[in-house]
RNA sequence: GUCUCUGUAGCUUAAUGGAUAGAGCAUCUGUCUUCGGAACAGACGGUUAGGGGUUCGAGUCCCUUCAGGGACA
Numbered sequence: 001g002u003c004u005c006u007g008u009a010g011c012u013u014a015a016u017g018g019a020u021a022g023a024g025c026a027u028c029u030g031u032c033u034u035c036g037g038a039a040c041a042g043a044c045g046g047u048u049a050g051g052g053g054u055u056c057g058a059g060u061c062c063c064u065u066c067a068g069g070g071a072c073a
Base pairs, nucleotide, nucleotide: 001072002071003070004069005068006067007066010025011024012023013022018056027043028042029041030040031039049065050064051063052062053061
């Protein structure tokens, strides 16, 4: 340099173009406990990497940029 794959919460991830983007772990609060842990209940946490386009509607499709991985040179 060319081709290709991936990018969603702090981490791991789900979501057929159609509900307010859902869950596990972590964190916090409560119940329980002498205390802690475990268990249970709840809360917090998202610019779906950036920008543009298509569409009534985009995390999803198209273009481009960025970051990371792979193959070839």
Transfer RNA from a Chitinophagales bacterium, 73 nucleotides, folded computationally. Rfam family: tRNA. The family's RNA type in Rfam is transfer RNA. Rfam links the family to the GO term triplet codon-amino acid adaptor activity. Its mean pLDDT, the model's own confidence on a scale to 100, is 80. The sequence is in RNAcentral, with records from ENA.